[in-house]
C1' cells in the first nucleotide's frame, strides 16, 4: 500500500444472489410436574443485523466509505 474473506441477541448460526413485520439451538427468566435435584412441558425477555451516508413506500439484503479480524501479493 493493493486484492480478497468474516462481522446478524450472552454464545453458535439462518436468511442477503432474487428489497417487504429478522430463524433456530444452547444459555437466562417465569409457571406445571417432582419431597428436592437432574429431567421433561409451556409461556415469556433478549437484536435497532459492527458503524456512517445514499437508492427506494420501504434496506440485514443494493451503491459508496469506514473499523475490527484473518487470508493473499508486493
Nucleotide at each position: 500500500c493493493g486484492g480478497g474473506a468474516u462481522g446478524u441477541a450472552g454464545c453458535g448460526u439462518a436468511g442477503c444472489c432474487a428489497g417487504g413485520u429478522a430463524u433456530c439451538g444452547c444459555g437466562c427468566c417465569a409457571g406445571c410436574a417432582u419431597g428436592g435435584g437432574g429431567u421433561g412441558c409451556u409461556g415469556g425477555a433478549g437484536g435497532u443485523c459492527g458503524g456512517a451516508a445514499g437508492u427506494u413506500c420501504g434496506a440485514a439484503u443494493c451503491u459508496u466509505c469506514u473499523c475490527a479480524u484473518c487470508c493473499c501479493g508486493a
A computed fold for a 74-nucleotide RNA from Pedobacter sp. GW460-11-11-14-LB5, annotated as transfer RNA. The source organism's lineage runs through Bacteria, Bacteroidota, Sphingobacteriia, Sphingobacteriales and Pedobacter. RNAcentral holds the sequence, with entries from ENA and MGnify. The same sequence occurs in records of 16 taxa. It matches the Rfam family "tRNA". The family's RNA type in Rfam is transfer RNA. Rfam describes the family as follows. Transfer RNA (tRNA) molecules are approximately 80 nucleotides in length.